[in-house]
Molecule: SAM riboswitch aptamer (S box leader)
Organism: Ardenticatenales bacterium
RNA sequence: UGCUCAUCAUGAGGGGGGGAGGGACCGGCCCAAUGAACCCCCGGCAACCAGCGGCUUCGCCUGUGGCGGAGGAGCCAGGUGCCAAUUCCGGCAGGUUGCGCCGAAGUCUCGGUAGCGCUGCUUGAGAGAUGAGGG
Numbered sequence: 001u002g003c004u005c006a007u008c009a010u011g012a013g014g015g016g017g018g019g020a021g022g023g024a025c026c027g028g029c030c031c032a033a034u035g036a037a038c039c040c041c042c043g044g045c046a047a048c049c050a051g052c053g054g055c056u057u058c059g060c061c062u063g064u065g066g067c068g069g070a071g072g073a074g075c076c077a078g079g080u081g082c083c084a085a086u087u088c089c090g091g092c093a094g095g096u097u098g099c100g101c102c103g104a105a106g107u108c109u110c111g112g113u114a115g116c117g118c119u120g121c122u123u124g125a126g127a128g129a130u131g132a133g134g135g
Stems, first nucleotide, its partner, number of pairs: 001135001003133006013042005021031003025091004043083003047080003051075002055071007087127001092124005098118003101112004
C1' cells in the first nucleotide's frame, strides 16, 4: 500500500506531561481552559489472533480404556485493538407510516395514492474503523 473474510446497539478509569483542538471526509449535532490532539505511568474492557478447555461428535486400535480429527460453553488477558454520544446522526438506493398534494363533500369528514416534496421507521449498498490471512 492494496485484496479477501469477519465484526462494529454491550463494555471500559485515574495520574503526569502537553498546550488548541477533536469526533475519518462533507452537512449537522456534540466534546474541549471544570483543559482537546499527542506522549508516558498505573488500571480496565473483551472484537479478532494465541493459550487452556468441561462437553458433543466422528474414526482407528494392542479395547471395561487408549490415540487422533472436528465442533465447542467457559476461562485467560500473551499479540493487536479499544476505554463520550448506535461507526454520534445523515450523505447512495429501495420499502413503508403520516402530512402536504388531487377529487368529493361543505366545515363533521370521505376517497385516491399517478407523481413530487417534507417527516418518522426500516432494509441494503457505499465509505470508515479494527482484527486475521495471504500479496